[in-house]
Small-subunit ribosomal RNA from an uncultured bacterium, 1546 nucleotides, folded computationally. Rfam family: Bacterial small subunit ribosomal RNA. Its family is annotated with ribosome and structural constituent of ribosome in the Gene Ontology.
RNA sequence: AGAGUUUGAUCAUGGCUCAGAAGGAACGUUGGCGGCGUGGAUUAGGCAUGCAAGUCGAGCGAGAACCAGCCUCUCACUUUGUUCAUUUAACCCCUGGUCAUUGACCGGGGGCUAAGUGGGCGGGGUGAGAGGCUGGGGACAGCGGCGAAAGGGAGAGUAACGCGUAGUUACGUACCCCGAGGACCGGAAUAGCUGCGGGAAACUGCAGGUAAUGCCGGAUAAUGUCUUCGGACCAAAGGUGUGAUUCCACCUCGGGAGCGGACUGCGUUGUACUAGCUAGUUGGUAGGGUAAUGGCCUACCAAGGCAACGAUGCAUAGCGGGUGUGAGAGCAUGACCCGUCUCACUGGGACUGAGACACUGCCCAGACACCUACGGGUGGCUGCAGUCGAGAAACUUCGGCAAUGAGCGCAAGCUUGACCGAGCGACGCCGCGUGCGGGAUGAAGGCCUUCGGGUUGUAAACCGCUUUCGGUUGGGGGGAAAUUGACUGGGGUUCUCCCCAGUUAUUGACCUAUCUGCAGAGGAAGGACGGGCUAAGUUCGUGCCAGCAGCCGCGGUAAGACGAACCGUCCAAACGUUAUUCGGAAUUAUUGGGCUUAAAGGGUGCGUAGGCUGUGCAGUAAGUUGGGUGUGAAAUCCCUCGGCUCAACCGAGGAACUGCGCCGAAUACUGCUGUGCUAGAGGAAGAUAGGGGUAAGCGGAACUGAUGGUGGAGCGGUGAAAUGCGUUGAUAUCAUCAGGAACACCGGUGGCGAAGGCGGCUUACUGGAUCUUUUCUGACGCUGAUGCACGAAAGCCAGGGGAGCGAACGGGAUUAGAAACCCCCGGUAGUCCUGGCUGUAAACGAUGAGCACUUGGUCGGAGGCUCCUCCAUAGGCUUCUGGCCGUAGCGAAAGUGUUAAGUGCUCCGCCUGGGGAGUAUGGUCGCAAGGCUGAAACUCAAAGGAAUUGACGGGGGCUCACACAAGCGGUGGAGGAUGUGGCUUAAUUCGAGGCUACGCGAAGAACCUUAUCCUAGUCUUGACAUGCAUGGAUUAACCCUGUGAAAGCAGGGCCACGCCUUCGGGUGGAACAUGCACAGGUGCUGCAUGGCUGUCGUCAGCUCGUGUCGUGAGAUGUCGGGUUAAGUCCCUUAACGAGCGAAACCCUUGUCUCUAGUUGCCAGCGAGUAAUGUCGGGGACUCUAGAGAGACCGCCGGUGUUAAACCGGAGGAAGGUGGGGAUGACGUCAAGUCCUCAUGGCCUUUAUGACUAGGGCUGCACACGUCCUACAAUGGCACGUACAAAGGGAAGCAAACUCGCGAGAGCAAGCAAAUCCCAAAAAGCGUGCCCCAGUUCGGAUUGCAGGCUGCAACUCGCCUGCAUGAAGCCGGAAUCGCUAGUAAUCGCGGGUCGGCAUACCGCGGUGAAUGUGUUCCUGAGCCUUGUACACACCGCCCGUCAAGCCACGAAAGUGGGGGGCAUCCGAAGUCGCUAAGCUAACCCGCAAGGGAGGCAGGCGCCGAAGAUGAACUCCGUGAUUGGGACUAAGUCGUAACAAGGUAGCC
Repeated sequence: AGAGUUUGAUCAUGGCUCAGAAGGAACGUUGGCGGCGUGGAUUAGGCAUGCAAGUCGAGCGAGAACCAGCCUCUCACUUUGUUCAUUUAACCCCUGGUCAUUGACCGGGGGCUAAGUGGGCGGGGUGAGAGGCUGGGGACAGCGGCGAAAGGGAGAGUAACGCGUAGUUACGUACCCCGAGGACCGGAAUAGCUGCGGGAAACUGCAGGUAAUGCCGGAUAAUGUCUUCGGACCAAAGGUGUGAUUCCACCUCGGGAGCGGACUGCGUUGUACUAGCUAGUUGGUAGGGUAAUGGCCUACCAAGGCAACGAUGCAUAGCGGGUGUGAGAGCAUGACCCGUCUCACUGGGACUGAGACACUGCCCAGACACCUACGGGUGGCUGCAGUCGAGAAACUUCGGCAAUGAGCGCAAGCUUGACCGAGCGACGCCGCGUGCGGGAUGAAGGCCUUCGGGUUGUAAACCGCUUUCGGUUGGGGGGAAAUUGACUGGGGUUCUCCCCAGUUAUUGACCUAUCUGCAGAGGAAGGACGGGCUAAGUUCGUGCCAGCAGCCGCGGUAAGACGAACCGUCCAAACGUUAUUCGGAAUUAUUGGGCUUAAAGGGUGCGUAGGCUGUGCAGUAAGUUGGGUGUGAAAUCCCUCGGCUCAACCGAGGAACUGCGCCGAAUACUGCUGUGCUAGAGGAAGAUAGGGGUAAGCGGAACUGAUGGUGGAGCGGUGAAAUGCGUUGAUAUCAUCAGGAACACCGGUGGCGAAGGCGGCUUACUGGAUCUUUUCUGACGCUGAUGCACGAAAGCCAGGGGAGCGAACGGGAUUAGAAACCCCCGGUAGUCCUGGCUGUAAACGAUGAGCACUUGGUCGGAGGCUCCUCCAUAGGCUUCUGGCCGUAGCGAAAGUGUUAAGUGCUCCGCCUGGGGAGUAUGGUCGCAAGGCUGAAACUCAAAGGAAUUGACGGGGGCUCACACAAGCGGUGGAGGAUGUGGCUUAAUUCGAGGCUACGCGAAGAACCUUAUCCUAGUCUUGACAUGCAUGGAUUAACCCUGUGAAAGCAGGGCCACGCCUUCGGGUGGAACAUGCACAGGUGCUGCAUGGCUGUCGUCAGCUCGUGUCGUGAGAUGUCGGGUUAAGUCCCUUAACGAGCGAAACCCUUGUCUCUAGUUGCCAGCGAGUAAUGUCGGGGACUCUAGAGAGACCGCCGGUGUUAAACCGGAGGAAGGUGGGGAUGACGUCAAGUCCUCAUGGCCUUUAUGACUAGGGCUGCACACGUCCUACAAUGGCACGUACAAAGGGAAGCAAACUCGCGAGAGCAAGCAAAUCCCAAAAAGCGUGCCCCAGUUCGGAUUGCAGGCUGCAACUCGCCUGCAUGAAGCCGGAAUCGCUAGUAAUCGCGGGUCGGCAUACCGCGGUGAAUGUGUUCCUGAGCCUUGUACACACCGCCCGUCAAGCCACGAAAGUGGGGGGCAUCCGAAGUCGCUAAGCUAACCCGCAAGGGAGGCAGGCGCCGAAGAUGAACUCCGUGAUUGGGACUAAGUCGUAACAAGGUAGCC
């Protein structure tokens, strides 16, 4: 910084779209780490739970737990004394049984001692518990003080002094600081508490008694307040401590700081489809109220106040610093952070207090939710977390007061969802990593391929190295400042207070910098895009399908645009998409646009507000300019420096904040004031031109009607007609009368008017203009929103008038239709007049008004001046005015150009893509018709302007052509041949389709040809080509057999070759068999192609280089004047040259010359024959075939521009390219051909290939094309007879001869040809017959009999003979060929070919007519014109109807929202009045009691919510209805674009 998109191309206009940046984003795919930020934008919707405001015991009373001491009681344990009871060992006494003798064993009864156990009464010790007292301790609650009005959240309301900025003061201020002064003496209560109650709860009542820094009284009283200036009035509280003038509190006054209240100037969204609003409204006086001004409130008085510089209403919205973008000006925005305002469930209200009408206070009303014992109560997350809902969408019911700050406190300290941190989210910005080096066999795999290779790609593997981040291990500094406590020391004169130094102790929620060990490339890459814009492409799949798409647009069989793969490009932990903002967009234009034709000048004037405004002087200093100064918070942006390893981020300093205020200065310009001037403007005088206007009167021509006369059949009308009129006398003609409208000639790009507009003559009234004089005024001027007036035609209302014309209407024509036009016959409104309305036009110069300036020429109109000697004219000068051409300039161009669309100034109007739409709705005007103002939804990527090149035109001019005309002969009618369509068929193979398909491919379909066109039978490496491998000496060939329609299949026989050779064999080629590659395809696509061809057209065109012109596409050249067959040539000329075409060169034909002379020729000489160049000879001639000559407007005359050239003539065989041929420019038709050939792609491969037999291509109700033969006498038939050219011939042409009526057959000479053969030419000529008839015309058709070719003539050949003898008597509409050796007519030959020709290609014979023109038809060329066409008129395109879908309007109604108004009701509460009830402090009183003061209660004003009513306004919905937009192939017509076939449009 631009780019894409309107066109065939161009320029300009103009919209749409893209590339950029941004974010509190969301969604999709993907996702390693860290730092710093940031995170409920929607429902100011509802909320469970926890926390978010407390603190002070050094203000006060009381005081639980707990601790200590003392006392009392109880219990437990221990010790000791005493007493009672109980148990029993050993010991002593008595005694029984068993074995077995001493003895042993098992027992029974009584007694004493010692020990144990238990109970009672005492003493000492220890422990526990309870109670009481004292001291400590201090919880919960209470009184009291301070705080709770901050901090935190949100943006509902608000368009406002709300905010911003700059000012102002009628004010207040707790805590803090400074200064001055004070703090005396008293009193009465009350909570807590105790007792008794009510209630489910929340809560609450009564009685008793208590404290204070709580409350009250008195004293003191100025530096305070009030004041009539005399005077009057007003305060306090203590605490700590051993100890207070000293510390902390308290009271009064003054000051300060900071904070707040109020007021003012300026700025602050959209809408006029909101134009009028306002009664406390605006002001004054008095009063009230407030901290304070003020209608802030009340009473009275006045009638004001605001508004086009936008009041009022409606809609939307917190505002600012800033943020995003932008070069800037701007535009958009107001998250986080900061300032400010407002709000706290909704509405209202006050209380307390320094401060509130108070987010986590109170009262009332309402909605919602919860508890309830149904009586009544409770609540407010827009604090931090969290939850539900709605939504595309936004986090943890975390930790800590360690830091920073806040409240309270002397302090320690307590509290703090402020805050500091952590968690979650790629939401944003920034940083880091996902490895580094080597590594070519360029591996494998993938993809592509021209099959050679290329690419992925050093990429991987592999080798070596490193270890950030992450993981894991262990250290570790910092955020902490020293607060605070204790001790010591010092200082502040005195202190309990403060400061400093040292020692010691102590405080981290959370986070980790950084260091270190370990292991191992190990854990870490995706997303979008690749047709152009826009960096990056190939293959496959798909086949207008599926899909893509930001715009243009891709996709219908070769898609770089769809989907996939590979490859590439861009970004990267992200990448895309969506929505939004700015930019690009100069596309709202101040910077910085426009209005003739693209959108856009009001129809015209007058004129209000407003804007702008000549010249001199003086003053002022508002604007203006520069200087100073105050402010413009901080943060942000910018610059510099610094701190985190860098960066993001953060810190410091500077700059900036473009603004506003104040001070003084300047005075050029603008403004204001004053005073002058005359160049603008106006007035005056004199003169002049004019269809300027209004009214009245008059006039002639024409027309129509009436009356009368003449006259006698038509008139009229048209492209042609008809309707109409007319024998009841029209038209025509004459005379008279009547009526209405318009004013011929003059008349003119002439005049006048503001525009619309104005035209016979006269008169009256009247507006404006011009010229001259420069006499007067002295800026009085210009423009002009709203407004007012005028305003063509048509139309409307009322009344007249009405000749002609003439919407509507009727009739006649036209037409497929014609409800249209053109045309005709009639004809009502209207046209005319008077009065009123309407208010629009392509009301146009598509060009607003005014002023000034800027080269010219020319033609008019109205005046004036002037020169030469007077006059007049011409000329010159000058003012106004109407045109044309043009310079510079301007303009997209066309054009404009002193009458600007040039250069400037002033003012007004208007435009911002097309359609919807000048529509809807609202308002307003109108009698109506309708006018003015005037949208949106939706939809398209264009719509439009000027010019260019073409093409086209039922546009024009010029020219040409057998194009027409003039002629001749045909076609179209008949029969037949042939091709095509159609039909049919198993198949009737395919192609060709206006001219430019149709006797065309096909120069010749019985089989073959031939094509899978049909039926049937077969083969599968194949009918044909190449290569490889294997086999084996027999296969193949040849012969034979079977089967079969054949092909084919099956089988048998036979027998080889080259080279080497050691004769055993080896090897090789051909051939065969098998297998693999492959062959094959007349299968598709001629719209993938090459080549070839047709056509325009043998038409004269088509281009290029350089130069020039144009912004450009392009133009010029190539146009113009002549001329030509021709862009042929000449002249002119901003063109000069050149190329492809035309012409010429080539072939042929026409004349002559030379050369040559066989197979051709034969004049002369000779020979010979019945005859013939037959023979010898000859080259003269014809001829043959080579080389030359000849024709060039060269010569003469005329015309013409002294040209080109044309006309005529001479000469010549030929005369104006002599005739004919070959030769075909750039291009057009997606013309034809894939079936000549070649070829890309696709398809097929035991078949779409190959072979075979038969059939079909020949099929026949029909239609068309091209031909043949005819319809006859210019003929037919018969006989006789004459003259060509050009060709062909060996698988051939075939003579002669014989046979046959003939086709032909038989035999056979000659000839590879100037030698022989085909071969007879025919028309012609001569003679004869026929005699106008369906015939002696015509020959179709059919029968019979034959011939030929061929393997074969049935489908399906040709010919012959005999017989048969159809249609047809010259052809409708229409249409074809031909201009001279042509048409017409006559025959001959050839190719194809075995046979088959009316076709095709050639050849000669006979041989005309007409035209010398360009009006018309067709086609073509050049120039010009119009165009809305460019696929180019077979174009484009309009409207109704029918179908689908979308948005909108109207609509009986219906549902809801909003703000007001009126009436009623009236909560809480302030204020006022009252207060007979109640009442501690003060006063009187001994007391009782009274007073002052206060309160409950009552009344009143105001007053929210609520109720009712009538209107307004907005939104939704609504049967039905209206138009509109859109939608490949619907219907009807053809309105527009060309003169669009009726010029179009308003």